[in-house]
Small-subunit ribosomal RNA, central domain from Halopseudomonas laoshanensis, 349 nucleotides, folded computationally.

Context: one part of a larger RNA
RNA sequence: CUGGGCGUAAAGCGCGCGUAGGUGGCUAAGUAAGAUGGGUGUGAAAUCCCCGGGCUCAACCUGGGAACUGCAUCCAUAACUGCUUGGCUAGAGUACGGUAGAGGGUAGUGGAAUUUCCUGUGUAGCGGUGAAAUGCGUAGAUAUAGGAAGGAACACCAGUGGCGAAGGCGACUACCUGGACUGAUACUGACACUGAGGUGCGAAAGCGUGGGGAGCAAACAGGAUUAGAUACCCUGGUAGUCCACGCCGUAAACGAUGUCAACUAGCCGUUGGGAACCUUGAGUUCUUAGUGGCGCAGCUAACGCACUAAGUUGACCGCCUGGGGAGUACGGUCGCAAGAUUAAAACUC
Numbered sequence: 001c002u003g004g005g006c007g008u009a010a011a012g013c014g015c016g017c018g019u020a021g022g023u024g025g026c027u028a029a030g031u032a033a034g035a036u037g038g039g040u041g042u043g044a045a046a047u048c049c050c051c052g053g054g055c056u057c058a059a060c061c062u063g064g065g066a067a068c069u070g071c072a073u074c075c076a077u078a079a080c081u082g083c084u085u086g087g088c089u090a091g092a093g094u095a096c097g098g099u100a101g102a103g104g105g106u107a108g109u110g111g112a113a114u115u116u117c118c119u120g121u122g123u124a125g126c127g128g129u130g131a132a133a134u135g136c137g138u139a140g141a142u143a144u145a146g147g148a149a150g151g152a153a154c155a156c157c158a159g160u161g162g163c164g165a166a167g168g169c170g171a172c173u174a175c176c177u178g179g180a181c182u183g184a185u186a187c188u189g190a191c192a193c194u195g196a197g198g199u200g201c202g203a204a205a206g207c208g209u210g211g212g213g214a215g216c217a218a219a220c221a222g223g224a225u226u227a228g229a230u231a232c233c234c235u236g237g238u239a240g241u242c243c244a245c246g247c248c249g250u251a252a253a254c255g256a257u258g259u260c261a262a263c264u265a266g267c268c269g270u271u272g273g274g275a276a277c278c279u280u281g282a283g284u285u286c287u288u289a290g291u292g293g294c295g296c297a298g299c300u301a302a303c304g305c306a307c308u309a310a311g312u313u314g315a316c317c318g319c320c321u322g323g324g325g326a327g328u329a330c331g332g333u334c335g336c337a338a339g340a341u342u343a344a345a346a347c348u349c
Stems, first nucleotide, its partner, number of pairs: 004320003007303002012317001014201004021194003025088007033081002035077008049065006091191001092188004096183004103177007110154001115149007125136002162169002206247006215241002220236004258316006266294012278281001298305002322349003331342004
């Protein structure tokens, strides 16, 4: 190298777009690079192998043959791959008509609730816990009624419902905007798949500058608990959480399951389309794109998976190779920093 693997044992990049590369539908003609057959030249000798010969045998020596699986060149073949030219429409895409949706962005609007402030009523408690205390309250709290301010989040609807590549997305309205599904025609004519590097997006926390700050709440303070209590419980409370712009680039970023395509029993639900049928209904059947529950074959170490595969195959990429040391050190790259990324060895079991 070949050979083995990646749901849970080590192993799928967090997710897209895409360069090089790899791979690529049907058909005709040509070509002959790959391929196949044959010829010629060469492939030193020795060695190896086969048949003989010589040392009394053997090792050893030696004659002949085969072989040297290679390289170059010529001839032939044209099924397959490549290349060239032409055609096709089943892959892919475009146009047109519809449909559903928390897909994204910007601006505006709304009600409930918490908190604070003002005013009225009203009086001694409130709050909190397992029980308490810290705390708040006669300078009038809690409760209750009216008003005002401000910030954040959007009850019910709500659903193994929907949308998005993933992260994720949930009040309402308007504007801008991406994708998907579906129907019947027309058009392009392989324009495709994957994708090392590259590039973009990427929860929360964190960082920078400037705002904002209701509630919640790391840190911190106090009260309890306790042997102690740097905790769990309670009273407070600052960063932060929110907005704008710029960084960070990580998560159990999970379906712990890469993307694309084809094939392989059924049954039951649900979402969005389409079609047919009549008994026109809260109807039935078929079909398609999702999303769930069972289940056969098959697979699996088992658990389980099972047309949304972990089944049967193909294309391309990524990754794994005993545990610890260690996702660490050093170096490089990136970052304001925190750190991220790439990534060992000694030693040890």